[in-house]
RNA sequence: CGAGCUGACUGGGCAAUCGCGGUAUUGUUUACAAUACGGAGGAAAGUCCGGGCUCCACAGGACAGGAUGCCAGAUAACGUCUGGGCGGCGUAAGCCGACGGCUAGUGCAGCAGAAAAAUACCGCCUGAUAAGCAGUUUACUGUUUAUUCGGUAAGGGUGAAAUGGUGCGGUAAGAGCGCACCGCGCGAGUGGUAACACGAGUGGCAAGGUAAACCCCAUCCGGAGCAAGAUCAAAUAGGAAUACAUUGGCGCGGUCCGCGUUGUAUUCGGGUAGAUUGCUUGAGAGGUACGGUGACGUAUUCUCCAGAUGAAUGAUUGCCUAUUACAGAACCCGGCUUAUAGGUCAGCUCACCUU
Numbered sequence: 001c002g003a004g005c006u007g008a009c010u011g012g013g014c015a016a017u018c019g020c021g022g023u024a025u026u027g028u029u030u031a032c033a034a035u036a037c038g039g040a041g042g043a044a045a046g047u048c049c050g051g052g053c054u055c056c057a058c059a060g061g062a063c064a065g066g067a068u069g070c071c072a073g074a075u076a077a078c079g080u081c082u083g084g085g086c087g088g089c090g091u092a093a094g095c096c097g098a099c100g101g102c103u104a105g106u107g108c109a110g111c112a113g114a115a116a117a118a119u120a121c122c123g124c125c126u127g128a129u130a131a132g133c134a135g136u137u138u139a140c141u142g143u144u145u146a147u148u149c150g151g152u153a154a155g156g157g158u159g160a161a162a163u164g165g166u167g168c169g170g171u172a173a174g175a176g177c178g179c180a181c182c183g184c185g186c187g188a189g190u191g192g193u194a195a196c197a198c199g200a201g202u203g204g205c206a207a208g209g210u211a212a213a214c215c216c217c218a219u220c221c222g223g224a225g226c227a228a229g230a231u232c233a234a235a236u237a238g239g240a241a242u243a244c245a246u247u248g249g250c251g252c253g254g255u256c257c258g259c260g261u262u263g264u265a266u267u268c269g270g271g272u273a274g275a276u277u278g279c280u281u282g283a284g285a286g287g288u289a290c291g292g293u294g295a296c297g298u299a300u301u302c303u304c305c306a307g308a309u310g311a312a313u314g315a316u317u318g319c320c321u322a323u324u325a326c327a328g329a330a331c332c333c334g335g336c337u338u339a340u341a342g343g344u345c346a347g348c349u350c351a352c353c354u355u
Stems, first nucleotide, its partner, number of pairs: 002350009012320007020039001022037006041326001045337002048335005053225004060257004065221005070084005085099001086097004100216002105214002107210002121156002123152003127148009164182006183205001184203003189198003229277004239268006248262004284303001286301006
């Protein structure tokens, strides 16, 4: 000085005037007024997971269904996070992993190719037959071509993939046929909580791939949801019809058993629909110390940081300035994923130059 990787902060601040909503206090005939203090996010988004809370409801078992899938931990819990192992990508810092099982079974892999879980197209070699040529001991030898029996899987071709690779020996020609090294299987033992790693030695040793294919194995899993639920008020027509009826109906995500309860379901018609609560103090946030590699835990201290309900935080001015990004709570919390103009900080990696 350039290019990268990882982690974190911020994404407006101060002051004034007017306006909006909440809490507390005071005044006041309720409203209303005054004062004080607060008033959208790092993702509030997606609704993808997990819970808290409320109800079904006293709530059990089995099957089906679904989810997760290396090991050990953290957590209220999780499909999340932390650390480690193995595999892949990258020069590296690092990043990613849907990471149990193919010797339980079933399926799938087009075309090409001889053949894709079993085999010989070309080729090589021996024998037999026929023909030609040469030699010559006149019926022998060698060689070439063609046909055929047999042997072969080293060479060639096809394909994403073809019965381990390289070399030497051996053979009629070849082949782990034999040997050396590598590879693969088994593996005493060692290290580690474990996943796993190393591994003396040993065997010529070979029927592959695919499970985000069906499946097998292990572990886990009630449902519905703040429009849940509770209270008060108001109103009508305590209406009519149909079906089943204790051997029935209804309730519990589906089915069965079991349990509980005693009417249930559907259609037509009529009336009312306002207020309060749930509603914000939390598995809260911050600081410090200790423990731990870490996620995090323990102790102590300090603090209260939105509660609207057709839906509140807006406008103007001045100064600073990155505001011109993505974008607005609706019961709450822990994560994951996605979007993000710009600014700042820390650590690490690689290349170049100088000392």